The RNA shown here (Glycine riboswitch aptamer) has 104 nucleotides and comes from Metabacillus arenae. NCBI's taxonomy places the organism under Bacteria, Bacilli, Caryophanales, Bacillaceae, Metabacillus. RNAcentral holds the sequence, with entries from Rfam. Model confidence (mean pLDDT): 78 of 100.
[in-house]
Formats: sequence, C1' cells, structure tokens
RNA sequence: AUGAGAACAAGGGGAGAGACUACAAGUUUAUCGUCCAAAAGCUUUGUAGCGCCGAAGGAGCAAACAGAAGUGAAUCUCUCAGGCAAAAAGACUCUUGUUUGACG
Repeated sequence: AUGAGAACAAGGGGAGAGACUACAAGUUUAUCGUCCAAAAGCUUUGUAGCGCCGAAGGAGCAAACAGAAGUGAAUCUCUCAGGCAAAAAGACUCUUGUUUGACG
C1' cells in the first nucleotide's frame, strides 16, 4: 500500500397538500378632460376562518431486555411547529473531496 462502514464539506436529484374564503389597507383600470363615488382586477401586506399535507424539527409506541419502573426504531402514528402557485425549505439519495477505519 486494500479500503466495508462512519463523520464533515460542496454540488446534483428530491414528494404531498386550497395561487381557498372573508375583511381591511395598498395598487391598477375604462368613461372628451379633472375630481369624487361605485365596479372590476392584482404574481402586495396584515388579520380571521375552514379544509388539507407529511419527507426540516418535535412527540408517541412494537418486539426484545428487565420482570417494579425503565430502555426501546422507523419512511408507522400525532400534527406542536412547518408546509399547501413560484421561490425558500425538504427526509432520503448520488458524485467528488477531507478525516477516520473493519476485513485482508
């Protein structure tokens, strides 16, 4: 000197579910022109309401060990948080690099 596996970093892939409704503000629009009012739209913001998702995070449990407790996994369950156009995020996974290192 081989390098299973593990950790970290970078890059790539990566699902599901209302671009829902209401109110307020903002903004845009046609009418000879201006102003006001009304109406309509918005890939804007806030609040509220209902519906839904499950793959950040979080919580709960089986077998087993113990035999009193307790430990105890997930892509299972819950939905606190998060998410439901795009963007962001995203369990998991691939490649590369660095470190460690089973077996030989």